Predicted 3D model of a 482-nucleotide part of an RNA (small-subunit ribosomal RNA, 3' major domain) from an uncultured bacterium.
Context: one part of a larger RNA
RNA sequence: UGACGGGGGCCCGCACAAGCGGUGGAGUAUGUGGUUUAAUUCGAUGCAACGCGAAGAACCUUACCAGGGUUUGACAUGUCCGGAACCUCGGUGAAAGCUGAGGGUGCCUUCGGGAACCGGAACACAGGUGCUGCAUGGCUGUCGUCAGCUCGUGUCGUGAGGUGUUGGGUUAAGUCCCGCAACGAGCGCAACCCUCGCCCUGUGUUGCUACUCCGUAACCACUCGGAAGCACUCUCAGGGGACUGCCGGCGAUAAGCUGGAGGAAGGUAAGGAUGACGUCAAGUCAUCAUGGCCCUUACGCCCAGGGCUACACACGUGCUACAAUGGCCGUUACAAAGUGUUGCAAACCGGCGACGGUGAGCCAAUCACAAAAAGACGGUCUCAGUUCGGAUUGCAGGCUGCAACUCGCCUGCAUGAAGUUGGAAUCGCUAGUAAUCGCGCAUCAGCAAUGGCGCGGUGAAUACGUUCCCGGACCUUGUACA
Numbered sequence: 001u002g003a004c005g006g007g008g009g010c011c012c013g014c015a016c017a018a019g020c021g022g023u024g025g026a027g028u029a030u031g032u033g034g035u036u037u038a039a040u041u042c043g044a045u046g047c048a049a050c051g052c053g054a055a056g057a058a059c060c061u062u063a064c065c066a067g068g069g070u071u072u073g074a075c076a077u078g079u080c081c082g083g084a085a086c087c088u089c090g091g092u093g094a095a096a097g098c099u100g101a102g103g104g105u106g107c108c109u110u111c112g113g114g115a116a117c118c119g120g121a122a123c124a125c126a127g128g129u130g131c132u133g134c135a136u137g138g139c140u141g142u143c144g145u146c147a148g149c150u151c152g153u154g155u156c157g158u159g160a161g162g163u164g165u166u167g168g169g170u171u172a173a174g175u176c177c178c179g180c181a182a183c184g185a186g187c188g189c190a191a192c193c194c195u196c197g198c199c200c201u202g203u204g205u206u207g208c209u210a211c212u213c214c215g216u217a218a219c220c221a222c223u224c225g226g227a228a229g230c231a232c233u234c235u236c237a238g239g240g241g242a243c244u245g246c247c248g249g250c251g252a253u254a255a256g257c258u259g260g261a262g263g264a265a266g267g268u269a270a271g272g273a274u275g276a277c278g279u280c281a282a283g284u285c286a287u288c289a290u291g292g293c294c295c296u297u298a299c300g301c302c303c304a305g306g307g308c309u310a311c312a313c314a315c316g317u318g319c320u321a322c323a324a325u326g327g328c329c330g331u332u333a334c335a336a337a338g339u340g341u342u343g344c345a346a347a348c349c350g351g352c353g354a355c356g357g358u359g360a361g362c363c364a365a366u367c368a369c370a371a372a373a374a375g376a377c378g379g380u381c382u383c384a385g386u387u388c389g390g391a392u393u394g395c396a397g398g399c400u401g402c403a404a405c406u407c408g409c410c411u412g413c414a415u416g417a418a419g420u421u422g423g424a425a426u427c428g429c430u431a432g433u434a435a436u437c438g439c440g441c442a443u444c445a446g447c448a449a450u451g452g453c454g455c456g457g458u459g460a461a462u463a464c465g466u467u468c469c470c471g472g473a474c475c476u477u478g479u480a481c482a
Stems, first nucleotide, its partner, number of pairs: 001482002003479003007476003011472003015466002019429005026320008034311002042053002064306002067303004073125001077124002079121005086103007107114002127295002130293003136289002138284003141280001143278001148187006154163003167178003193272003198240005204234001207230003212227004243266001246260005322422001326381007338369003343362002348357003388419001393414007435458007
C1' cells in the first nucleotide's frame, strides 16, 4: 500500500421487511448429470453452465458410429500431356464410384498457338470441427451503469509511498458547494444520440372526412359511391418546450432539500443505446484468425444407413392444470408492431375438419396474412375427479418433402391417466410495473416453439423502516496474510 475480520462509523441496491404472483408436489416440453450404446459428436459447470453455442438434428446439417469406396485429393497455386466446354443413353451398385456407346466441335489468333473449362501423370503441396483458451489475437460474460481508477507539476517522507481523491454539507453520481499544501488535468458520471409523452410549421397519396355539392334510396335519417378539401386523425421532416426558470420555508448569505404556482410533462419526465482502471491464467483453437505440437493410402476426402431423439434414475428452466373471479355454447366490440413475388393470398366451391380446387388483388400507408384474445350480452353446468383436467393409446385422414419405420407437424372420432394448491427450501417484481390476455417476426421445404426477440389489450397490492440475511461504496481500526 492492499486484502481480510462472526471490528467500528456512514450510505446504497426488490438485499431484507411490507405486498402480489410463482418454483419445489402432478402430467408434459426442453436442457443437463448419470447410465446405456457400435455411436449416443463437441463445447458450456457456483453466482456468471443446465429452453446455453443451436434464430429450426428425418436426409442434408454432422463434427459421432459400423459399412462401401478414394489417395495431388471436395478446395488453392505452379509444371507437363490430351481433349472445347457441354449434352444424351446403357451396364453394375444402396449410393459414392467403376465402366461402355453416341452427339457436339464454340471464342481469340501473327495459324506456331492462346483464354476459359474438362480429363490424366508426377511432385511441390492441399486438407484436419486433431491437441494446447495455461502460447495468443479478436469477441464475450462477470463484479456493475457500481462510482470509482489515475496522471502532470508542486510538496511531505531515507524509502515503499502519502498528499491531491481526506474533512463539513449535498447528490443517482469523485454530482456540486465550502474548507484544506496543494494547483490543475485525463479515463469514467452527467450531457450530446434514439424511442415515447405536449404544441407549432411544412407535407397531403396509397392516409383522413368536419363543412359543402352530386348520385344511390319514395322525403328525412342511415349506408355506399363520386366530387371537393387537408380542418381533424395520421405519415415523416424541421422547430419550440423543462432550466430548480418563478414564489414560500429550511440551509453557511453556498451547493442543495422541501412545499407551491403555472404547465402536456417537474426536479435525471419515462424507456433504450452507452460498461472507466481492472478482477476471475473466467469462456471460446468448434464462428474466424493464429504460434507450437500431431496425422498425411489417413486423425484427410466421398457415399448410403444408423446415431446426436436411447432410459432404472437425479437436477435446472418452462408449459398445462387441479376449476365457478371457472368450463362449454351462441351473439357482439376495441389494438399495436410486423411480414409477403421460387411470396402473402381475398372471394367462391368441396370437405365435420386439417386441407384441397379455382384464383381477384398486391413488389404493398393501396392488396393479403387478419380471426385479435381476455372483455361485453344471453344461455347452460352446481362442487362432482365433474360438462374440471387433458396425458396416454387405438382407428381414420391432411400437409411438407426424393423420403415421415427409427424420428415431423396438423385434423376428426374414440380413449380418458396423474392432479383437489404442493415438505424442507427457493425465485421474480416498486407502475402502465407485477399478474393476466392474445398478436407478430427471425431461423425455416416442413417442424417437435410450451423456447427466443418484439407488439399491444386489461391492469393491481405494498414499501413502517434499515435491527437482521446477501452484494456493494467511502472513512477508520486490528493483523503473525500478500
The full RNA is in RNAcentral, with records from ENA.